[in-house]
RNA sequence: GGAGAGGGCUAGGGGAUCGCGGAGGGUGACCCCUCUGAGGAAAGUCCGGACUCCACAGGGCAGGCCACUGGGGAAAUCCCAGCGGGGGCGACCUCGGGACAGUGCCACAGAGAGUAGACCGCCGAUGGCUCAGGGGCGCAAGCCUCGAGCGCAGGCAAGGGUGAAACGGUGGUGUAAGAGACCACCAGCGGUCCGGGCGACCGGGCCGGCUCGGAAAACCCUGGUCGGAGCAAGGCCAAGUAGGAAGGCGUUUGAGGGCUGCCCGCCUGAGCCUUCGGGUAGGCCGCGAAGAUAGAUGAUCCUCCACGACAGAAUCCGGCUUAUCGGCCGUCUCCUCUG
RNA sequence: UAGGGCGUCGCCAAGCGGUAAGGCAGCGGCCUUUGGAGCCGUCAUCGGAGGUUCGAAUCCUCCCGCCCUAA
Numbered sequence: 001g002g003a004g005a006g007g008g009c010u011a012g013g014g015g016a017u018c019g020c021g022g023a024g025g026g027u028g029a030c031c032c033c034u035c036u037g038a039g040g041a042a043a044g045u046c047c048g049g050a051c052u053c054c055a056c057a058g059g060g061c062a063g064g065c066c067a068c069u070g071g072g073g074a075a076a077u078c079c080c081a082g083c084g085g086g087g088g089c090g091a092c093c094u095c096g097g098g099a100c101a102g103u104g105c106c107a108c109a110g111a112g113a114g115u116a117g118a119c120c121g122c123c124g125a126u127g128g129c130u131c132a133g134g135g136g137c138g139c140a141a142g143c144c145u146c147g148a149g150c151g152c153a154g155g156c157a158a159g160g161g162u163g164a165a166a167c168g169g170u171g172g173u174g175u176a177a178g179a180g181a182c183c184a185c186c187a188g189c190g191g192u193c194c195g196g197g198c199g200a201c202c203g204g205g206c207c208g209g210c211u212c213g214g215a216a217a218a219c220c221c222u223g224g225u226c227g228g229a230g231c232a233a234g235g236c237c238a239a240g241u242a243g244g245a246a247g248g249c250g251u252u253u254g255a256g257g258g259c260u261g262c263c264c265g266c267c268u269g270a271g272c273c274u275u276c277g278g279g280u281a282g283g284c285c286g287c288g289a290a291g292a293u294a295g296a297u298g299a300u301c302c303u304c305c306a307c308g309a310c311a312g313a314a315u316c317c318g319g320c321u322u323a324u325c326g327g328c329c330g331u332c333u334c335c336u337c338u339g
Numbered sequence: 340u341a342g343g344g345c346g347u348c349g350c351c352a353a354g355c356g357g358u359a360a361g362g363c364a365g366c367g368g369c370c371u372u373u374g375g376a377g378c379c380g381u382c383a384u385c386g387g388a389g390g391u392u393c394g395a396a397u398c399c400u401c402c403c404g405c406c407c408u409a410a
Base pairs, nucleotide, nucleotide: 001335002334003333004332005331007329008328009327010326012304013303014302015301016300017299018298020037021036022035023034024033025032026031039310043321044320046319047318048317049316050315051230052229053228054227058264059263060262061261063226064225065224066223067222068082069081070080071079072078083096084095085094086093087092097221098220102219103218105214106213119160120159121156122155123154126153127152128150129149130148131147133146134145135144136143137142168186169185170184171183172182173181187211188210189208190207191206192205193204194203195202196201234285235284236283237282244276245275246274247273248272249271256268257267258266305308340409341408342407343406344405345404346403349363350362351361357393365381366380367379368378369377386402387401388400389399390398
């Protein structure tokens, strides 16, 4: 100097004038004064709570969500540190229970896709067939044996080929040809022992030829967790309309509602449902040192600079994710050059 | 504000791990003197991005758009 990795902060500054919401005060009926007024995401509503109501929420089934280890936290699909797999030269990034509990799936291609399989290929030791090939026995038919051939029965899975994936890899022994069939080394798995670590796990020794595919963001299994709804929750006040019409179901043999997807159980209980026709759709609390009736938080001008992005609270917090012009400050890695 | 649902060709839509059916419309061709009808052909990276998988319209996550319900 170049290329990157990861973290934190900031979100134009100053001034003048005119406005808007809220609070307090003065004055007292329309004006004045003082203070204060969006964000890091206010967003998406993806998680978790607080709060409120429903039996203070009982039992079972179903269902949802989470998932390496340790710690933090009210909790969390949260944060910090670590472990293991994968990726990157590296800083670093990313993923995380179980596929020897079971069921199902793996299209096409291919012989065979899960205790699989034989298309090409290799062999044909053994059995079979052929020989006007040699030898032996026999009067002969023939038989026995050796050899050659066929590739019929059959053996094999080394090599080729298919595929995303084909039942460990390399070398040797062995064999008719071969193969963990056997052996050595390596890789993995399981068991056991020793050492280290709180732990996930790591390192090492011995034993077993055990060689085991993928996928659980398929069903499922294991462990944990979840009662339901949501501030339009919920409470209070005021106003208004009819004891409106028609039909249906019910009143202790219990409709309907609460409390859910279902069942049981519990509580309440005389009204409820559909259609038609009407009425009211106001205020206060909940609600906050921004804050409502959904409506406020702005405009113009001057000046400086790096010329200003994404975007606007509606019950409130803790997180995550997404959007974002730029600027600043640490930390670290790789390459190149110079001394 | 809160809760729920849906996006597949210009329109209506099927498919829910294994080459994206079909109808209407459009375009091209055949047939016809011409038009219509008929026949044949053509027309889609499944709203966008990332992930799981050998393989994604389909499964998972995050965004975008639309619709419905609730005083």